A computed fold for a 98-nucleotide RNA, annotated as SAM riboswitch aptamer (S box leader). Its mean pLDDT, the model's own confidence on a scale to 100, is 82. Rfam family: SAM riboswitch aptamer (S box leader). Gene Ontology term of the family: regulation of gene expression.
RNA sequence: UCCUUAUCAAGAGUGACGGAGGGUACAGGCCCUGUGAAGUCCGGCAACCUGAUUUUUGUCAAGGUGCCAAAUCCUGCGGAUUAUCCGAAAGAUAAGAU
Numbered sequence: 001u002c003c004u005u006a007u008c009a010a011g012a013g014u015g016a017c018g019g020a021g022g023g024u025a026c027a028g029g030c031c032c033u034g035u036g037a038a039g040u041c042c043g044g045c046a047a048c049c050u051g052a053u054u055u056u057u058g059u060c061a062a063g064g065u066g067c068c069a070a071a072u073c074c075u076g077c078g079g080a081u082u083a084u085c086c087g088a089a090a091g092a093u094a095a096g097a098u
Base pairs, nucleotide, nucleotide: 003096004095005094006093007092008091013042015041016040017039021032022031023030026076027075028074029073043068044067045066047065048064049063050061051060052059053058072090077087078086079085080084
């Protein structure tokens, strides 16, 4: 990489450096951004694993990944009661396996 399972409408900065991009395939939109983007450090959140506690439900910790604008930002395919909603697909994250 591929495969399987689970979850994805909640949560997370008045900081420092930095100096123009960013919102994770592709495409179309629409947003954020010199009232400071990406990135680094500090800080934080608590999805999964881990640890502790608990008969269990739960609670705590923050060690390993992860995450910290907008629902996975919205849409792409199908359906419906069609300004919207539902389902899938795709994507992301975690664990496992080959």
The sequence was found by an Rfam model in a public genome assembly.